[in-house]
């Protein structure tokens, strides 16, 4: 801090995705110990069982039980007396009165069960936060100060009797107390009333005085000298603590109101009758329509009311560089709730989690009559979930409640346990140790890696085992002893403060520290194409399968599985899930709208929003300073404590807000007053298809209607339907009708835009110029809102000439529901009225300022100067093109900005689904407008680039076309190829395969088949045994006969032997040519591909290589931000054509000599002049003239053997076809291994209904036959070529001179000379077929080619269509050679002889260069893509309904309650009264508002389903 992914590459938009941290997780795989946190997020569903709230006898009455004493009674009974009968009896037992004492378990009474824990269902609210207000409030315990506790009465549980129920729970008499209840004094006070004071933001506060009226209260306990009283237990006094009672005050709490903040939908826009408000009673602690009666008609809403969905808020946390985003477990602070709904009631304080009451749902006892219950408190069950623990110890500590304490009581809490769920710390060893061990893996077979890793040797001893030791967390309360202070009469209690002791630990025999013993017990996950550290093998073979994106897997996967190795991390690692980042992809910080999404069609105008210049003057905003608050904890800093660390403590900062208050006056605001530069008003004279209304005009069409006139018109790419002999077309004259206005006419003009075009007339808007005379900021923009709006279309009425959707009919077509023609109805036109859309586009919202310029053009003005309103020249205002800075991804825009700013509106947020769907709202209708989602895909898009490619354009070229000769497509046959048959008919080859590998298949070749054999092997290379020679190093050798068999081979014998078995390899024309090397084809002998520097461009990339000439050429030349230079081109090479020089055999033979009998000719010599051979060289360069041109160059002469490249050939740029070849060779990788190898005998490759390429050789007279006669080149020859002679009719034979060659073989044919045929299926043709021969070979059956004789088939110039050629070419003739025994050769390679014809020209086919243009093409047009149909899956809309769930309204029933009303029934305290009674106050009871559940009508939102039915997505081969 960024990356990957749209493209052939690129910028830019965009979006999707990854890398980071984080979690109350969870899941897979592993798993050693500590420490600190953390653990029911789901069904606020149900819940067994246990605990979770009680305390106080110093308020109070009564008390079980148990002890002591005392009484009484049973039973024994040591002992001691004894009159032996007995007695007395200590103790023990049993029963019993009294008293004391203990004090259980209930009750009265007091406090206290509103706290602490628990949830997050509800809640969009003053509910929480935050800051303020109460002069509108209340407050138990607690503390401060003051005053004060006086005298009295009647009750009632508990108990006791009786008594109903099954329980639960109760009745009816009787007794009894109290700090329980109820009167009276008393009044410091305190309310209420009077009359002043001081305040204050309104109501009013606060206070002083008056006097009258009302208003309390409770005891308990410790001590204690004197004195009093007694029931003898105690009291009264006294004091000391603890209480009760009044009124004020504080601290804490708590209640209410208010500013500000606080989620999402406008497809929710209108909401409200207690509603707004008022007056007056009521109720509340208190304000308030809180609540009631009357009165008034209000209030709230676009700054979002109401309504609907969601949600506990908050310090905070997690992210984030920050704003911000997201959350709102655990801590801590508010609020809500406690089965569901609704209610009071007690109380200081609840409408009360573990209280009442009622009504529902569930569950549970039951004697069926009735009754009981509420874990969202700890724990724990069951369920439901991908998921969350113990029914553990303990009050030791911290608090809480209650006691005067002691104490008690507490699933608050403290603690332990269980879960790797987080965050931390620690271990699983440490040093040394290389024949770099074995194993494994890969390997170019050498080695490389695992790897100091291991063994192996010293050593250590953390954790974890065992053993000892071990009370630090604890400081107290109270007690005991004591000091010192306070009270008091008091040295007594009692309170305060301090020293000493005693007492008390759940954790736990734990932390921790000692010792022992031993490397022992103790490593795994995930990755390894790219992003993103980290590579190899083997399997697999578009299959398994992987995947966060991009994408991997169809036989050499670093992407799949496994193994080796490597990286990352470590008791953890991964994966899924959410968050925030990255994402500046919601743009406050910090984004966009010409073409990527994205300016409303257009004005007008309300709300908003923002606003010229000057003064004053406020201080709302601003800006600076105090204060107060911003709980604590968390973040951060400092510094401390657990061995560190996580974790605790302490201290700081810091909390970015909010309020008062104090200042400042510079900007905004506001409030006054002035100003004119903004904007209007006014006046002058122009301009204009602005707008309406109304009339008037001509040309055309087209009709009628008449008059000439005839056979046609029409149309069309060519027809044809149409129309015409009942007279069209024309073509004259008149008459009608409709609708549009030609020239002018012009990127001219006018309007806001749609749009507006004949003339004339009335109405009428608006700009621009100029004056400067008036107002004085009156302005800009504009959510909504009205208005205007182009075609079409729609309503009513009308009108219709021409035009024409529809339809009709002709054509084109494979079809043609179209384009072409002929016809035609709505429609267009006119009046009214709807519609409200457009590519309504400058795809560019308005206003306003500002920034170089140039050049047209409308309109106005003005200036010098003028005949002149011309020209110029200046300024405004509208309209165009160029282009500067700037901007922009670019393309382009640029004073008419898309530049710079400044003010408002509008839009936009990936593509597709969709401008759809459902809701609305407008609309007769069509349809408009407003406007989602599932679901899908990783892109979808914008400019620009290079390239292909266009039935685009422009240049140019090529036997491309087009003039021409010749063929091929018919025939017969040769070859090759498909096909088709076959035991096999071996394999490869699209234009660029087909006489093609193959320059030669009978046999071999040969790779195919059938049969028959061999298995270290036809072939290669090592090793090893045995023989034989040796100098002991080492070296060598691998037959021969016969038999058998079709061969291959196998047997047997002989030689002294020569032979065994085997390992390793060997072989393979088997696959992959899409794994390869090397060749080679095509475009193509086309003129083009590039490079380095440099310049432009963000870049691709471009220039250069474009551009204007010009050439066969990117040939060359001028130019030019280019300058060079490389591969191509050309040229160097080879052959041909001309000369010269050198050389003279075997070539040659003019001239000379000789010889042959003279011409002819031979032959030698002499020669080397000529040919001619084969080396060199020379020539050709647009060099020279003319013309032209800048100049390359081009025309045309001239000379020359040859002229513009002299002909010919070699030569083939960067690529491009995954061209073609593994079957020439070479070669990775795979397979075969007694066979996919090799070997041999026959067969096939020659197979024949067919169809294709290539060719021969015809079809004839430019010919055929016969005869005669002349002329080359060029290759060959030793297993060879062969010559005279002789034999054959011929093939060819016998034979052999000569020749390893300019020596010899060695000789053309068509030409040419004469004759014959006479237009015929022939004296053309020669297939085909019989016979008969020679050659070559082992061998010609299948399969040779050749000769001769006989045979004499198609064929009489060839359809569509197509091939080659441009000069020594084409056509014609014939030679040689290669390879081979031979030959299919009529093929191919060569050679020489004869020897044309034709090119206007490049529209047009084909192909190709170059520029250039348009693309949604890039696998590149054989590209790309659209819809419909059918077929699977999927989401999702309509749908007669069906089924649930909020909810409105309306009405009926009406529990519980409070509140009113009643209260005849009941009634102890107080009055009255001797009493009886009666009163005043109560209570059942009865009624009346209100009211929960419930229930019926009816509407509304929503969710689910639905027979069919819509369209949309997506899916290798339709």
């Nucleotide at each position: 801090a960024g990356a990957g992914u749209u493209u052939g590459a690129u910028u830019c938009u965009g979006g999707c995705u990854c890398a980071g941290a984080a979690c109350g997780a969870a899941c897979g795989c592993u798993g050693g110990c500590a420490g600190c946190g953390u653990g029911g997020a789901u069904u606020a569903g149900g819940c067994a069982u246990g605990c979770a709230a009680g305390u106080c006898g110093a308020a109070c009455g009564a008390g079980a039980u148990c002890c002591u004493g005392u009484u009484u009674u049973u039973u024994c009974a040591a002992u001691u007396c004894u009159u032996c009968g007995g007695a007395a009896g200590a103790g023990a037992u049993u029963u019993u009165u009294c008293a004391g004492g203990u004090g259980a378990g209930a009750g009265u009474g007091g406090c206290g069960g509103a706290a602490g824990g628990g949830u997050g269902a509800g809640u969009a609210a003053c509910g929480c936060g935050u800051g303020g207000a109460c002069a509108a409030c209340c407050u138990a315990c607690c503390u401060u100060a003051a005053a004060g506790u006086u005298g009295g009465g009647g009750a009632u549980a508990a108990c006791g009797u009786c008594u109903g129920g099954a329980a639960a729970c109760g009745g009816a008499c009787g007794c009894u107390a109290a700090u329980a209840c109820c009167g009276a004094a008393u009044g410091u006070g305190g309310u209420a009333c009077c009359c002043g004071g001081u305040c204050g933001c309104a109501u009013g506060a606060c206070u002083g005085g008056g006097u009258u009226a009302c208003u309390a209260a409770a005891g308990a306990u410790g001590g204690g000298g004197a004195c009093c009283c007694u029931u003898c237990g105690g009291g009264g006094c006294c004091u000391g603590u603890c209480g009760c009672u009044u009124a004020a005050a504080g601290a804490g709490g708590g209640g209410u109101c208010c500013g500000c903040g606080u989620a999402c939908g406008a497809u929710u826009a209108g909401c409200u009758a207690g509603u707004u408000g008022g007056u007056g009673a009521g109720g509340u602690a208190a304000c308030g329509g809180c609540c009631c009666a009357c009165c008034a008609a209000g209030g709230c809403g676009a700054u979002g009311a109401u309504c609907g969905u969601u949600a506990g808020c908050u310090g905070g946390u997690c992210u984030g560089a920050g704003a911000g985003g997201a959350u709102g477990a655990u801590c801590a602070g508010c609020c809500a709730c406690a089965c569901u709904g609704g209610g009071a009631c007690u109380g200081a304080g609840a409408c009360a989690c573990u209280g009442c009451c009622c009504a529902g749902a569930c569950u549970c006892c039951u004697a069926c009559g009735g009754g009981a219950g509420g874990c969202u408190g700890c724990a724990g069950u069951c369920g439901a979930g991908a998921a969350u623990c113990a029914u553990u110890c303990g009050c030791a500590a911290u608090g809480c409640g209650g006691g005067a304490a002691a104490c008690c009581g507490u699933g608050a809490c403290g603690a332990u346990g269980c879960g790797a769920c987080g965050c931390u710390g620690c271990g699983u060893g440490g040093a040394g140790g290389a024949u770099g061990a074995c194993g494994g893996c890969c390997u170019u077979a050498g080695g490389g890696u695992u790897g100091u890793a291991a063994a192996c040797u010293c050593c250590u001893g953390u954790c974890a085992u065992g053993a000892g030791g071990g009370a630090a967390a604890a400081g107290a309360c109270a007690c005991c002893u004591u000091g010192c202070g306070g009270u008091u009469a008091a040295u007594a209690a009692c309170c305060g403060c301090g020293a000493g002791g005693c007492u008390c630990g759940a954790u736990g025999g734990u932390a921790c520290c000692u010792c022992a013993a031993g490397a022992g017990g103790a490593a795994g996950c995930c990755a390894c194409g790219g992003c993103u550290a980290a590579c190899u093998c083997u399997g697999u073979g578009c299959c398994a399968g992987c995947a966060g994106c991009c994408g991997c897997g169809g036989u050499a996967a670093u992407a799949c599985a496994g193994a080796g190795g490597u990286g990352g991390c470590g008791a953890g690692c991964g994966u899924u899930g959410u968050u925030c980042g990255g994402a500046u992809u919601u743009a406050c910080u910090g984004g966009g709208c010409g073409u990527a999404a994205a300016g409303c069609g257009u004005g007008c105008g309300u709300a908003g929003g923002u606003g010229g210049u000057c003064u004053g003057g406020u201080u709302a905003g601003u800006c600076g300073g105090a204060u107060g608050u911003g709980a604590a904890a968390u973040c951060c800093c400092g510094g401390g404590g657990c061995u560190c660390a996580a974790c605790c403590c302490c201290g700081g900062a810091a909390c970015u807000g909010c309020a008062u208050c104090c200042g400042a006056a510079a900007c905004u605001g506001c409030c006054a007053g002035a100003c004119u530069a903004g904007a209007g008003u006014c006046c002058a004279g122009g301009a204009g298809g602005g707008g309406a209304g109304a009339g008037c005009g001509g040309a055309a069409u087209u009709c009628a209607g008449a008059g000439u006139g005839u056979a046609g018109c029409g149309g069309u790419g060519a027809a044809a339907u149409g129309c015409g002999u009942u007279g069209a077309u024309a073509u004259u004259c008149u008459g009608a009708a409709g609708a549009a206005c030609a020239c002018c006419g012009g990127c001219g003009g006018c309007g806001a835009a749609g749009g507006c075009g004949g003339c004339u007339c009335u109405c009428u808007g608006g700009a621009a110029u100029g004056g400067a005379a008036c107002u004085g900021a009156c302005a800009c923009u504009g959510a909504g809102g009205c208005a205007c709006g182009a075609a079409a279309g729609c309503g009513u009425g009308g009108g219709u000439a021409g035009c024409a959707a529809a339809c009709a009919g002709g054509a084109u077509u494979a079809g043609a529901u179209a384009c072409c023609c002929u016809g035609g109805u709505a429609g267009u036109c006119c009046a009214c009225g709807c519609c409200g859309u457009a590519a309504a586009c400058g795809u560019u919202g308005c206003a306003c300022a500002c920034u170089u310029g140039g050049u047209g053009u409308g309109g106005g003005a003005g200036g010098u100067a003028u005949u002149g309103a011309c020209c110029c020249c200046u300024c405004c205002c509208g309209u165009g093109c160029c282009g500067u800075a700037g901007c922009u991804a670019a393309c382009g825009c640029g004073u008419u900005a898309a530049g710079u700013g400044u003010g408002c509106c509008g839009c936009c947020u990936g593509g597709g689904g969709a401008g759809u769907a459902c809701g609305g709202u407008c609309g007769c209708a069509a349809g408009a407008u407003u406007a989602a989602a599932a679901c899908u895909c990783a892109a979808a898009g914008a400019a620009a680039u290079u390239g292909a490619c266009g039935g685009g354009g422009g240049c140019c070229c090529g036997c491309a076309c087009a003039a021409g000769c010749g063929g091929a497509g018919g025939a017969g046959c040769a070859u090759g190829u498909g096909g088709c048959u076959u035991a096999a008919u071996u394999c490869g080859a699209u234009c660029c395969a087909c006489g093609c590998g193959a320059a030669g298949a009978a046999c071999c070749u040969u790779a195919c088949c059938a049969g028959g054999g061999c298995u270290u092997g036809a072939c290669a290379u090592g090793g090893g045994a045995a023989c034989c020679c040796u100098u002991c190093g080492g070296g060598g050798g691998u037959g021969g006969u016969a038999a058998c068999g079709a061969a291959a081979g196998u047997u047997a014998c002989c030689u002294u032997u020569a032979u065994c078995a085997u390992c390793a390899c060997a072989g393979g024309u088997g696959c992959u040519a899409c794994a390869u090397g090397g060749c080679u084809g095509u475009c193509g002998u086309c003129a083009g591909u590039u490079c380095g520097u440099g310049c432009c461009g963000u870049g691709a990339g471009g220039u250069g290589u474009u551009u204007g000439g010009u050439u066969a050429a990117g040939u060359c030349c001028a130019g030019c931000a280019a300058c060079g230079a490389a591969c191509g081109c050309a040229a160097c090479c080879c052959u041909u054509g001309u000369g010269u020089u050198u050389a003279g055999u075997u070539g040659c033979c003019a001239c000379c000599c000789u010889a042959g009998u003279u011409u002819a000719c031979u032959a030698g010599g002499a020669g080397c002049a000529c040919u001619c051979u084969a080396a060199a060289c020379a020539g050709a360069c647009u060099g020279c003239c003319c013309g032209u041109a800048c100049a390359a160059g081009c025309g045309g002469g001239a000379g020359g053997a040859a002229g513009g490249u002299g002909g010919g050939g070699a030569u083939g740029a960067c690529g491009u076809c995954a061209a073609g070849u593994c079957a020439g060779u070479a070669u990775g990788g795979c397979c075969c291994u007694u066979a996919c190898g090799c070997c041999c005998u026959g067969g096939g490759c020659u197979g024949c209904a067919c169809a294709c390429g290539u060719g021969c050789u015809a079809c004839a007279a430019u010919g055929g036959c016969c005869g005669g006669u002349a002329c080359a080149g060029a290759a060959g020859g030793a297993c060879g070529c062969a010559a005279u002679a002789c034999c054959g009719c011929g093939g060819g034979g016998u034979g052999g001179a000569g020749c390893a060659a300019a020596u010899c073989c060695u000789c053309a044919a068509a030409g040419c000379c004469g004759g014959c045929c006479c237009c015929a299926g022939u004296u053309c043709g020669g297939a085909u077929u019989g016979g008969a021969g020679a050659c070559u070979g082992a061998a010609a059956c299948u399969c040779g080619a050749c000769u001769c004789c006989a045979u004499g088939a198609a064929g009489u110039u060839g359809g569509a269509u197509u091939c080659g050629c441009u000069a020594g070419u084409a056509a014609u003739g014939c030679c040689g050679u290669a390879u081979c025994a031979g030959c299919u050769a009529c093929g191919a390679c060569g050679g020489c002889g004869u020897g044309a014809a034709u090119a206007c020209g490049u529209u047009c086919c084909c192909g190709g260069g170059c520029c250039u243009u348009g693309u949604a093409c890039a696998c590149a047009c054989c590209g790309c893509c659209c819809g419909u149909c059918a077929c699977a899956u999927c989401a999702u809309g309509a749908a007669a309904g069906c089924c649930g769930u909020c909810u409105g309204c309306a009405c009926c029933c009406g529990a519980a309650g409070u509140c009113g009303c009643u209260g005849a029934g009941c009634u102890a305290a107080c009055c009255c009264g001797c009493a009886a009674g009666g009163g005043a106050g109560g209570c059942a009871g009865g009624u009346g508002c209100c009211g929960a559940a419930g229930g019926u009508g009816u509407g509304g939102g929503u969710g689910g389903u639905g027979a069919u039915u819509g369209g949309g997505a997506u899916g290798a081969a339709g």

The RNA shown here (small-subunit ribosomal RNA) has 1518 nucleotides and comes from a metagenome. The RNAcentral record of the sequence draws on SILVA. Its Rfam family is "Bacterial small subunit ribosomal RNA". Its family is annotated with ribosome and structural constituent of ribosome in the Gene Ontology. Model confidence (mean pLDDT): 82 of 100.